This is a predicted structure of a 134-nucleotide RNA (FMN riboswitch aptamer (RFN element)) from a mouse gut metagenome. RNAcentral holds the sequence, with entries from MGnify.
[in-house]
RNA sequence: AUGUCUUCAGGGCAGGGUGAAAAUCCCGAUCGGCGGUAUAGUCCGCGACUGGCUGAAAGGCCACUGACCCGGUGCGAUUCCGGGACCGACAGUGACGUAUCCUCACGGAUGCGAAGUCUGGAUGGAAGAAGAUG
Numbered sequence: 001a002u003g004u005c006u007u008c009a010g011g012g013c014a015g016g017g018u019g020a021a022a023a024u025c026c027c028g029a030u031c032g033g034c035g036g037u038a039u040a041g042u043c044c045g046c047g048a049c050u051g052g053c054u055g056a057a058a059g060g061c062c063a064c065u066g067a068c069c070c071g072g073u074g075c076g077a078u079u080c081c082g083g084g085a086c087c088g089a090c091a092g093u094g095a096c097g098u099a100u101c102c103u104c105a106c107g108g109a110u111g112c113g114a115a116g117u118c119u120g121g122a123u124g125g126a127a128g129a130a131g132a133u134g
Base pairs, nucleotide, nucleotide: 002134003133004132005131006130007129008128015027016026017025029117030116031088032087033046034045035044036043041086042085050063051062052061053060054059068084069083070082071081072080090120091119092118096113097112098111099110100109101108102107
């Protein structure tokens, strides 16, 4: 430097309010994949998800891809310390929101949107990490 194989590789609504019913509404609580770099959910890059193209399949390629400031220390930190913020794929459910319609009204119908934490794809896949062996 390189081949083969094995193992591992994502966390989280306590408590309270309303109510017939809420981990879905409200208050509040709580979580943080992998590599790089002064120790990072918010910097750089990657994976995952989703969409497209291609392939008999395995797979390959392309697109998409959220969010941070102030002060301090220091040679050096959007990474540490202090303070205050912010973000979170797809499908389902959802008492919330919204539009239209029906009704004198109460109320009802339909469409659309709505969960980081619930259910599901997933006992999956993978960035990669460790090890064995040639």